[in-house]
This is a predicted structure of a 1480-nucleotide RNA (small-subunit ribosomal RNA) from uncultured Flectobacillus sp. The coordinates come from a structure-prediction model, not an experiment, and the mean pLDDT is 84.
RNA sequence: AGAGUUUGAUCCUGGCUCAGGAUGAACGCUAGCGGCAGGCCUAAUACAUGCAAGUCGAACGGUGUCUUCGGACAUAGUGGCGCACGGGUGCGUAACACGUAUGCAACCUACCUUACAUUGGGGGAUAGCCUUUCGAAAGGGAGAUUAAUACCGCAUAAGACAGUAACUUGGCAUCAAGUAGCUGUUAAAGAUUUAUCGAUGUAAGCUGGGCAUGCGACCAAUUAGCUAGUUGGUGAGGUAAUGGCUCACCAAGGCUAUGAUUGGUAGGGGAACUGAGAGGUCAAUCCCCCACACUGGCACUGAGAUACGGGCCAGACUCCUACGGGAGGCAGCAGUAGGGAAUAUUGGGCAAUGGACGCAAGUCUGACCCAGCCAUGCCGCGUGCAGGAUGAAGGCGUUAUGCGUUGUAAACUGCUUUUAUACAGGAAGAAACGACUCUUGCGAGAGGCAUUGACGGUACUGUAUGAAUAAGCACCGGCUAACUCCGUGCCAGCAGCCGCGGUAAUACGGAGGGUGCAAGCGUUGUCCGGAUUUAUUGGGUUUAAAGGGUGCGCAGGUGGUUUAUUAAGUCAGUGGUGAAAGACGGUCGCUCAACGAUUGCAGUGCCAUUGAAACUGGUAGACUUGAGUAAAGUAGAGGUGGGCGGAAUUGAUAGUGUAGCGGUGAAAUGCAUAGAUAUUAUCAAGAACUCCAAUUGCGUAGGCAGCUCACUUGGCUUUUACUGACACUCAUGCACGAAAGUGUGGGUAUCAAACAGGAUUAGAUACCCUGGUAGUCCACACUGUAAACGAUGAUAACUAGGUGUCGGCCGAAUCUGGUCGGUGCCACAGCGAAAGCGUUAAGUUAUCCACCUGGGGAGUACGCCGGCAACGGUGAAACUCAAAUGAAUUGACGGGGACCCGCACAAGCGGUGGAGCAUGUGGUUUAAUUCGAAGAUACGCGCAGAACCUUACCAACCCUUGACAUGUCUGUCGCGAGUUUAGGAAACUAGACUUUUCGGUUCGGCCGGACAGAACACAGGUGCUGCAUGGCUGUCGUCAGCUCGUGUCGUGAGAUGUUGGGUUAAGUCCCGCAACGAGCGCAACCCCUACUUUUAGUUGCCAUCAGGUCAUGCUGGGCACUCUGAAAGAACUGCCAGUGAUAAGCUGGAGGAAGGUGGGGAUGACGUCAAGUCCUCAUGGCCCUUACGGGUUGGGCUACACACGUGCUACAAUGGUAGUGACAAUGAGAUGCAAAGUGGCGACGCUAAGCUAAACUCAAAAAUCUACCUCAGUUCGGAUUGCACUCUGCAACUCGAGUGCAUGAAGUUGGAAUCGCUAGUAAUCGUAGAUCAGCGUGCUACGGUGAAUACGUUCCCGGGUCUUGUACACACCGCCCGUCACACCAUGGAAGUUGGUUCUACCUUAAAGCAGAUUGCUAACCGCAAGGAGGCGUUUGACCAAGGUAUAGUCAGCAACUGGGGUGAAGUCGUAACAAGGUA
Repeated sequence: AGAGUUUGAUCCUGGCUCAGGAUGAACGCUAGCGGCAGGCCUAAUACAUGCAAGUCGAACGGUGUCUUCGGACAUAGUGGCGCACGGGUGCGUAACACGUAUGCAACCUACCUUACAUUGGGGGAUAGCCUUUCGAAAGGGAGAUUAAUACCGCAUAAGACAGUAACUUGGCAUCAAGUAGCUGUUAAAGAUUUAUCGAUGUAAGCUGGGCAUGCGACCAAUUAGCUAGUUGGUGAGGUAAUGGCUCACCAAGGCUAUGAUUGGUAGGGGAACUGAGAGGUCAAUCCCCCACACUGGCACUGAGAUACGGGCCAGACUCCUACGGGAGGCAGCAGUAGGGAAUAUUGGGCAAUGGACGCAAGUCUGACCCAGCCAUGCCGCGUGCAGGAUGAAGGCGUUAUGCGUUGUAAACUGCUUUUAUACAGGAAGAAACGACUCUUGCGAGAGGCAUUGACGGUACUGUAUGAAUAAGCACCGGCUAACUCCGUGCCAGCAGCCGCGGUAAUACGGAGGGUGCAAGCGUUGUCCGGAUUUAUUGGGUUUAAAGGGUGCGCAGGUGGUUUAUUAAGUCAGUGGUGAAAGACGGUCGCUCAACGAUUGCAGUGCCAUUGAAACUGGUAGACUUGAGUAAAGUAGAGGUGGGCGGAAUUGAUAGUGUAGCGGUGAAAUGCAUAGAUAUUAUCAAGAACUCCAAUUGCGUAGGCAGCUCACUUGGCUUUUACUGACACUCAUGCACGAAAGUGUGGGUAUCAAACAGGAUUAGAUACCCUGGUAGUCCACACUGUAAACGAUGAUAACUAGGUGUCGGCCGAAUCUGGUCGGUGCCACAGCGAAAGCGUUAAGUUAUCCACCUGGGGAGUACGCCGGCAACGGUGAAACUCAAAUGAAUUGACGGGGACCCGCACAAGCGGUGGAGCAUGUGGUUUAAUUCGAAGAUACGCGCAGAACCUUACCAACCCUUGACAUGUCUGUCGCGAGUUUAGGAAACUAGACUUUUCGGUUCGGCCGGACAGAACACAGGUGCUGCAUGGCUGUCGUCAGCUCGUGUCGUGAGAUGUUGGGUUAAGUCCCGCAACGAGCGCAACCCCUACUUUUAGUUGCCAUCAGGUCAUGCUGGGCACUCUGAAAGAACUGCCAGUGAUAAGCUGGAGGAAGGUGGGGAUGACGUCAAGUCCUCAUGGCCCUUACGGGUUGGGCUACACACGUGCUACAAUGGUAGUGACAAUGAGAUGCAAAGUGGCGACGCUAAGCUAAACUCAAAAAUCUACCUCAGUUCGGAUUGCACUCUGCAACUCGAGUGCAUGAAGUUGGAAUCGCUAGUAAUCGUAGAUCAGCGUGCUACGGUGAAUACGUUCCCGGGUCUUGUACACACCGCCCGUCACACCAUGGAAGUUGGUUCUACCUUAAAGCAGAUUGCUAACCGCAAGGAGGCGUUUGACCAAGGUAUAGUCAGCAACUGGGGUGAAGUCGUAACAAGGUA
């Protein structure tokens, strides 16, 4: 310090997630030791048991025990001090509770210290004890008697207190301090060992507390108003003390947008965690403060409490009870139950530190010191070290006779002993108090002596033995260090995010190996960080979330030039404070560290004080440039209210006129013979204003348009004068604010939601048409919203220009220049994610306001405000997703555009679709009907040929190292081959006969070869996966495209080149150009064909010469010609004219056999379709192995209600039948083609010449021509069927082809739809070949005859280039919306119901204190007494906790039913959006 994740890719915006640190933690697995820390975060729930606060006999009387009779010890009660500390918890509390800084001239403070002054003399009770009595108990009652440092008078007394009044000094005021007077009031206690310890008053100190104030510090405005003791005053009461703290009276105040009040949450701080910091989070342990002690209230005592282990009352709960009454409070330490994911021992000791009491010894102390439990955390140590290669065994992997890895790891050898074990030694923590001696005026000090340790025989040290006693956890797809095998097969499972898993998973589970950390390691929760993702440091708002619809404007914020002054902000110095601990630096102590000790710094803060005066602010003054006013001009659809106008529309009346009009893609509804539409004239009504008109103008925005009048606003320009900062912005507020909508009253011509009808459609509650009501118009009043948009807040300044235009002014007077204000375009710098913006900023600055913080849920719900309503404003959460979004890029697509091409359409010719048959497919059937191919690109396809074989399928029967290959061993070299018998369907099994004695040789059963047998390795598989693959192939498409290098442009994906202007069949060529070149394609090179020449002439040919025949190149001869086959030539827009840019080229022409790639073929770029093929072959993986392998026979692939594709034959006269008879080309032939002859009606048979082929044969070409038929189911058509045959073949039944005779079906040109073809083509005619024993209407070739048409590119299909839009990228067979149905989830409403909380009113009042009353009782004092004062008791009053009644508010739970929302592989209906998305 960053990384992953939106996309096909890119840049941005933006969220989610991860890596780090931390923790009072919990859970899982694991675990050797020690040190230091920590340990109920939940139920402030309930608590059994024990302990946690006592002490003093030197205050007191008594009692008891012991006694050496001196006394010692114990202690129930009275009394004193303490129990207000220490310890616990965090309920409450948003508060002067806390923190910090001040103040008290408004206060208190036991014990302690200091100073001064006292401590005289009396009195009456009471507990205890004794007697008695009530009660179960707890606990009381009565009587008698007794003491005090208990209680009460008296005396004395001030520098105390109160009153009075004088002077001095100080203070902001009330007042304070000091000095000297007068008057009044007020105290005490003793004990004792004679040393002391106490008691009283006063003053001061210390310590602790009380009160007041400034500032700081949570959330919510869906909490906006709150407050009657409330705010203040006067007086009084009360308190230690100020104060409405309380009361009486008076006044009407006080708080609040700088957030009162209300609601929610919460103890606050030092600190802690994190962070670079600023910040954010947090409040365990330790320290300070506060609050609380079962819940609520109350006081008493006391120096101090409204009191955790005190009291009283009320309430809830628990316990005891004799039922009458009583007792209790672990949020002290342990512990129990419960709750919970979760948190320890009913331990030891007062040895230390500290506390209470005491003169002291001492007693008490769950404070504390220690120990126990727990890896809860931090820190430290160990589990050995060195050598050791056969690179052991085993495991795992593998390309497997081997190698790699585990791995120097082990074994083995040597060494060490921390730790563990055993034994031995063994601390520090202890200082004292005390008694003794000495010093001292008093506190006190010094010395030596003795005693005291829970931890603990612990830490530590030594010795002995021996590697001995000690390693796990998580992870290994990316982020993120670390990889393979097996299993599983969208299952089981994983997952922090992205995502893995559907048969080759580095992602699941296991294993081997590796990586990381280590007595721990992972997971989960929480916090900070990363996150500049709330942005002060340090973000944004045209399009990503985000500028308010516009203006005015109070508060607020900000503010021109200059002078003086002030000192609030600001800056500097100084002082105080900022507890300790913690943090940081130094030093030191535990062996180190954690931990601890000590010292220093820091503590950014607050307060006080002194100074400075630039800047901001305040005060006083001045200025004119900001702003404004006046004057003179000027443009305008600026506004409001009147008046007027013409065209059009509709209607009315009348005329002319006749059958339609209207409307649409086409129609219909509608109107019209009762006269429409059309046309003419007149009239009426309402609304809107043609042309001018614009890229114009005006207005703050909304908005504003005929002409004219009246009233009126604002702007701009010019020049002078005036005011003198008067300014800018603006939360709340006020005003304006399109359309639609609402109310009342008018008006209503047009248009037109709703509605009706007609169409369209599968439907059509739409688009289209005919009608039509609100509304549209006016007046008044509401509403207050819009994509109210420049999606761009206002103001001011600055930062190159160019070019239009509107309104002024100046100069000039043809042009043109300058300037101010508006309104447009282009563009520099700069900015921006880019698109783009660019003096009219989205640039550079300043001020102010508004708004944003992932998508959805949702601008929804609830609440409140506004509104007549409609609705508007404000405005969440649960839940859910890992994205959503912006700009740009490349593609693809569009019922977008432009250009171009193709038998793509059109123009033509002929077909298919109808019939019969052939063939292939689907379906069905079957034991099997083997398998594959599936739009184009499957379907006369694999199959160039299924009777057996083929054959892969089915049935039956057989074989198991196998039909076939290699290796090992044994045997035989007659192995083998042929013929044949029996069984059998055959394979096969069991025999017989015949034939032939393997080759080489180093002479070795040595080599080779063959066969048989046995056991194993293995063979074999047309079994699966074409979605694991190679190879091959189809298709787009013979379409013209596809790319690269360098350069340049862009942040980048990418672009450029390859686009543009022409041209071409072509990315073909030319020109231009930030491109220049190159490659694969195109073309050419290759083959066939068309012409010529040369050459060569046999098997071909025959013009000339000769011979011969009935006839024939038949023969000699020749190669001239035809032809054959080899080599050349020929065509290149080369020539001419026109055109084009003078180019490329195009058009026409000449010549030429051929003319513009002459015709045809081969040739198929980058890629697409997970296209096809594992059944051609090859091949990974999986599967079968007496079978999914192999053999055989028979069957099947040939089935047949049906559907489709491809063909053949036809339906006839351009024909059929019969006859005649001329002209081809390509091919094939020895297991063959077969002439000729002969038999048969024929298929064909018999016999047989020739031919290994320019020689012989197949071989006859057919269409042509002539005659007949004369339009009919025919002399068309030939299916089907019968009989008889032929051929091939082992075999023709299932299931071949052919022949003859007979039979003679459908069919009379084929619906919707659809196919081929542009010239030697279509059409038509025959011929040959491959496969093949035989078999084709198929396929592949060959030639004969031989057309028609193309205006043209609007449309259909396909393709190419450019451009445009896009929410598509699996790319339109895309994406995607809503209802309904189902499941689940959270949530709103809801009759009601339950609970919490709060206010108000009223009722009832406990205890307590206060005030009053009192005919009860009464020791101290007064009084001779009576009696009084005082006290106790009783009682009344106000106040008041809890309780009750009633209303109201608020929060929450539940709820029949109901609303929408979200989520969910394969549901339903449509197709709303994305392209012009088919109605933008």

The organism belongs to Flectobacillus, within Bacteria. The sequence is in RNAcentral, with records from ENA.